[in-house]
């Protein structure tokens, strides 16, 4: 240099082109003499620039990381 796969919340993952969810994590509350447990509520995301589409995490393009193989 070349081919192939991968990027979604602070982690670990879901989401057949039609409202982006969980789970644990963190913040507040309620219980409890206290702490942990339990139970409620918040929190916060589709790598990244463009396209097709009424509509895009989901298709196309090309870039940036990371991973395999190949020379």
């Nucleotide at each position: 240099u070349c081919g192939c796969g991968c990027a979604u919340a602070g982690u670990u993952u879901a989401a057949a082109g039609g409202u982006a969810g969980a789970a644990c994590g963190g913040g507040a509350g309620a219980c409890u003499g206290u702490u942990a447990a339990u139970c409620u509520u918040c929190u916060a995301g589709u790598u990244a620039u463009g396209g097709u589409u009424c509509g895009a995490g989901u298709c196309c393009a090309u870039g940036u990381g990371c991973g395999c193989g190949a020379g």
Notes: This is a predicted structure of a 71-nucleotide RNA (transfer RNA) from Chryseolinea sp. Lineage of the source: Bacteria > Pseudomonadati > Bacteroidota > Cytophagia > Chryseolinea. The sequence is in RNAcentral, with records from ENA. The coordinates come from a structure-prediction model, not an experiment, and the mean pLDDT is 81. Its Rfam family is "tRNA". Gene Ontology term of the family: triplet codon-amino acid adaptor activity. The family's RNA type in Rfam is transfer RNA.